[in-house]
């Protein structure tokens, strides 16, 4: 120095006024104190919370798909197998089963799971039989590949290396890896149905509780009712009642709202994800919906600058993102 | 905020992975009529919303995006 590859971090600080939304005090109109994000997004996974018999059971559906681990949990992460890409640093990969079963494979091509069209050998004058998948031709795909041997000519029909699949050993925690033998039978698709295994009750804070304001009306009453949501079964609930459903009516309030699988540092276990024990910290909670205006300094190459605006809560995963910062690899030149 | 659905020709919509993507109105154009409608024939229009995958082969199967559009509150 050029090109490349794989992570992390930022996303301006700090005061002043004037004003928004919350919490705390309080002489009741002051006072202090907090005030968006790394994705708050999309809602695509997974938790917790709720409420549904204090919550069951089967059927149907639905997700996942190599192995070990980590977590509350996951379709997520970390390791590491295997397959594929690339000099290389690395990336990529819905990576179970086609020997349980069915379907499908269009055209084209003699044939598509089944084979003799040319061709090539025999036997025949021909014609026409019969052997033959080594070559030609079609296709994405034609009964493992490639030489050798051996044949009328051919062929795993014999061998030798590769593949592949079966079985012993050995080696690892396992996937799998190596080593012999054995033998060549088996198309492709399961992001087709389908089978194996593991997991999953349904809904979601507009859930869901509780209080108030306000005209009523309708139908039921032990069943053809309600309650679990697709179905089935079980359970429960209700005997004319301050019963049960439904229709129509406020567009009311309170709680459910933020201290939580919380953050930071340091030590400690583990390769890693990730735990553990210590000190520290206090960090939005609205309900037309707040985080804004403006000025002044200081850092900067510039800071008006990008994506973008919490709506129970948390673990991912995915998408956008101006410009700055940093780390470890790797390739080629080139110098020492 | 939560729960969901759709996207194919100008519009409404079909469309079991498999010849070139179709229908109907609606645009032209040509015949018909003295004109105009109507009738009759014809023709033109498609990035199958966009990326990426699975299979020979995708409009259709899978994920991912963007757009659109539907449903849910509390109470007696």
């Nucleotide at each position: 120095u050029g090109a490349g590859c794989g992570g992390a971090u930022u996303g301006g600080g700090c005061a002043a006024u004037u004003g928004c939304g919350g919490g705390c005090a309080u002489u009741u109109u002051u006072g202090u104190c907090c005030g968006a994000g790394g994705a708050a997004a999309g809602u695509c996974c997974g938790g917790g919370c709720u409420u549904c018999a204090u919550a069951c059971a089967g059927c149907a559906g639905g997700a996942u798909a190599a192995c070990g681990g980590c977590u509350a949990a996951c379709g997520g992460c970390c390791g590491c197998c295997g397959a594929g890409g690339g000099u290389g640093a690395c990336c990529u990969c819905a990576g179970g089963g086609a020997a349980a079963g069915u379907g499908c494979a269009a055209c084209a091509g003699a044939a598509a799971u089944a084979a003799a069209c040319c061709g090539c050998c025999g036997u025949g004058c021909a014609a026409a039989c019969g052997g033959u998948a080594a070559g030609g031709a079609u296709g994405g795909a034609a009964a493992g590949g490639c030489g050798a041997g051996g044949u009328a000519a051919g062929a795993g029909c014999u061998c030798a290396c590769c593949g592949g699949c079966g079985c012993a050993g050995g080696g690892g925690a396992g996937a799998c890896c190596c080593u012999g033998c054995g033998g060549c039978c088996a198309u492709g698709u399961a992001a087709a149905c389908c089978c194996u295994a593991u997991c999953c009750g349904a809904a979601g804070c507009a859930a869901c509780a509780c209080c108030g304001a306000c005209a009523g009306g309708u139908u039921c009453c032990a069943g053809c009712c309600g309650u679990c949501a697709g179905c089935u079964g079980g359970g429960c609930g209700c005997a004319c009642g301050a019963g049960a459903a439904c229709c129509g009516a406020c567009g009311g309030g309170u709680g459910g709202c933020u201290u939580g699988a919380g953050c930071u540092u340091a030590c400690a276990g583990g390769u890693a994800a990730c735990u553990g024990u210590a000190a520290g910290c206090g960090u939005a909670g609205a309900a037309a919906g707040a985080u804004a205006a403006u000025u002044g300094c200081c850092u900067u190459a510039a800071a008006c600058g990008a994506c973008a605006g919490a709506a129970c809560c948390c673990g991912g995963c995915u998408u956008a993102c101006a410009g700055a910062u940093u780390c470890g690899g790797u390739c080629a030149c080139a110098a020492a | 905020g939560g729960a969901c659905a759709a996207u194919u020709a100008g519009c409404u919509c079909a469309g079991c992975u498999g010849u070139g993507a179709g229908a109907g109105c609606a645009u032209c154009c040509g015949c018909u009529u003295g004109a105009c409608g109507u009738g009759c024939g014809g023709a033109a229009g498609g990035u199958c919303a966009c990326a990426g995958g699975u299979u020979c082969g995708a409009g259709u199967c899978c994920c991912g995006u963007a757009u659109u559009g539907u449903c849910c509150a509390c109470c007696a």
Annotation: Predicted 3D model of RNase P RNA and transfer RNA as a complex of 412 nucleotides. Rfam match: Bacterial RNase P class A. The family's RNA type in Rfam is ribozyme. Its mean pLDDT, the model's own confidence on a scale to 100, is 76.